This is a predicted structure of a 74-nucleotide RNA (transfer RNA) from Gaiella sp. NCBI's taxonomy places the organism under Bacteria, Bacillati, Actinomycetota, Gaiellaceae, Gaiella. Its Rfam family is "tRNA". From the family's description: Transfer RNA (tRNA) molecules are approximately 80 nucleotides in length.
[in-house]
């Protein structure tokens, strides 16, 4: 320095064909059940979709910029 790849809940990840209430499992929490824990059932709360800009009636998505991480070339 050039190329590709990833970033979405606390952790893993889906959604990427532009309009769906931004979703799933495991954690968390609260009730039921238990002598009590656990499991198991039921309900719940958590997000500025890595940054900033553009484009569009509409952006998690599409383009650019950074920034971070990972792999290659050199």
């Nucleotide at each position: 320095g050039c190329c590709g790849g990833a970033g979405u809940a606390g952790c893993u990840c889906a959604g990427c064909u532009g309009g769906u209430c931004a979703g799933a499992g495991c954690a968390c929490c609260u009730g039921u059940c238990u002598u009590g824990u656990a499991a198991a059932c039921a309900g719940g709360g958590g997000g500025u979709c890595g940054u900033c800009g553009g484009u569009u009636c509409g952006a998690a998505u599409c383009c650019g910029u950074c920034c971070u991480c990972c792999g290659g070339c050199u």